[in-house]
Description: This is a predicted structure of a 346-nucleotide part of an RNA (small-subunit ribosomal RNA, central domain) from Ekhidna sp. The organism belongs to Ekhidna, within Bacteria. It was read from a public genome assembly. The coordinates come from a structure-prediction model, not an experiment, and the mean pLDDT is 88.
Context: one part of a larger RNA
RNA sequence: UUGGGUUUAAAGGGUACGUAGGCGGAUUUUUAAGUCCGUGGUGAAAGCCUACAGCUUAACUGUAGAAUUGCCAUGGAUACUGGAAAUCUUGAAUUCAGUUGAGGUAAGCGGAAUUUAUGAUGUAGCGGUGAAAUGCAUAGAUAUCAUAAAGAACACCUAUUGCGAAGGCAGCUUGCUGGACUUGGAUUGACGCUAAAGUACGAAAGCGUGGGUAGCGAACAGGAUUAGAUACCCUGGUAGUCCACGCCGUAAACGAUGAUUACUCGCUGCUGGCGAUACACUGUCAGUGGCCAAGCGAAAGCGUUAAGUAAUCCACCUGGGGAGUACGCUCGCAAGAGUGAAACUC
Numbered sequence: 001u002u003g004g005g006u007u008u009a010a011a012g013g014g015u016a017c018g019u020a021g022g023c024g025g026a027u028u029u030u031u032a033a034g035u036c037c038g039u040g041g042u043g044a045a046a047g048c049c050u051a052c053a054g055c056u057u058a059a060c061u062g063u064a065g066a067a068u069u070g071c072c073a074u075g076g077a078u079a080c081u082g083g084a085a086a087u088c089u090u091g092a093a094u095u096c097a098g099u100u101g102a103g104g105u106a107a108g109c110g111g112a113a114u115u116u117a118u119g120a121u122g123u124a125g126c127g128g129u130g131a132a133a134u135g136c137a138u139a140g141a142u143a144u145c146a147u148a149a150a151g152a153a154c155a156c157c158u159a160u161u162g163c164g165a166a167g168g169c170a171g172c173u174u175g176c177u178g179g180a181c182u183u184g185g186a187u188u189g190a191c192g193c194u195a196a197a198g199u200a201c202g203a204a205a206g207c208g209u210g211g212g213u214a215g216c217g218a219a220c221a222g223g224a225u226u227a228g229a230u231a232c233c234c235u236g237g238u239a240g241u242c243c244a245c246g247c248c249g250u251a252a253a254c255g256a257u258g259a260u261u262a263c264u265c266g267c268u269g270c271u272g273g274c275g276a277u278a279c280a281c282u283g284u285c286a287g288u289g290g291c292c293a294a295g296c297g298a299a300a301g302c303g304u305u306a307a308g309u310a311a312u313c314c315a316c317c318u319g320g321g322g323a324g325u326a327c328g329c330u331c332g333c334a335a336g337a338g339u340g341a342a343a344c345u346c
Stems, first nucleotide, its partner, number of pairs: 004317003007300002012314001014201004021194003025088007033081002035077008049065006091191001092188005097182004103177007110154001114150008125136002162169002206247006215241002220236004258313006266291009295302002319346003328339004
């Protein structure tokens, strides 16, 4: 509980595809279901309301009217919505041509760094910190050089850059592959928008099986600090981080801002096209940033990438705590996820 809201106060689903449903461009004809008008029937009585009357008045009662906003039948109207038929091109899509990018996926290759191993040079320290110690080192460390191996990540370029539905994506090359944008012509002719249910994708951590393991590093051990120090700092270090396949399905999954369409001053950067180039003036489409007019907003701020003005559809909110808990159900190997209360209390 509404003529209200959802950036930050409660509230936009993590994202997309898509079924039902809801909504839907222009013109003509037709129909008359919705819609509008008339007429007839019905809509019990009492009550309520109005007028009058009866008890001395009132309550009460009686009579008449109105109302009963509805339903049914029937005769008309045809602007709008719906149904039927035909046509159209501006919405949408297809095709030809061109452009674009860390979009995806598979394979191959590369250099720097790190660690380890071996060899060489070389000698007493190294490392670490606020200061130290644990630790490493005369069984030759640290340092320097050479060689080899391994795994992971790709410095500079690199940006308020680009691409992707979101999550996300960055060394180089190749194969396969998705998208977007632009110009003009051609084609289809409303084929569209949204989207419960459903399906797919979905960071990190975690789980299963099998590999891999250089560095980093939960847990753990030790050294410090401290009143204590189950921490911050230091020395080590397992899972993990990496790969393949299969689960999980959550995040401050954020622009804390759902999708689509139309309209509403401008200025200034950047990215990708097109157009025009003799000069000058500069144009246009798509994206991505900054500042502002109107307007909006509680303000901060937003402002053609709206939080402005409108329309359609979906999702969600309704005081704080209890609680994203309990119970039930569904899913999951588990961890748990989804759905999701109440008592009580302020």